[in-house]
RNA sequence: GGUCGUGUGGCCUAAUGGAUAAGGCAUCGGACUUCGGAUCCGAGGGUUGCAGGUUCGAGUCCUGUCACGAUCG
Numbered sequence: 001g002g003u004c005g006u007g008u009g010g011c012c013u014a015a016u017g018g019a020u021a022a023g024g025c026a027u028c029g030g031a032c033u034u035c036g037g038a039u040c041c042g043a044g045g046g047u048u049g050c051a052g053g054u055u056c057g058a059g060u061c062c063u064g065u066c067a068c069g070a071u072c073g
Stems, first nucleotide, its partner, number of pairs: 001072007010025004018056001027043005049065005
């Protein structure tokens, strides 16, 4: 350099082109407890890597680009 794959809250993982992007862990608050842990209840946190395009509608399809990985030379 060519080809292919992946990119979604702090971390891990969902979401058939359709509705408010769902859940677990973690974090914070509360209950419980002598305190802590465990358990239970609740809350915050996402421009779905970035920029465009297609579409009535895009996390999903297309193009470019960036990062990482695999492979070929």
The RNA shown here (transfer RNA) has 73 nucleotides and comes from Daphnia pulex. It matches the Rfam family "tRNA". Rfam describes the family as follows. Transfer RNA (tRNA) molecules are approximately 80 nucleotides in length. The organism belongs to Daphnia, within Eukaryota.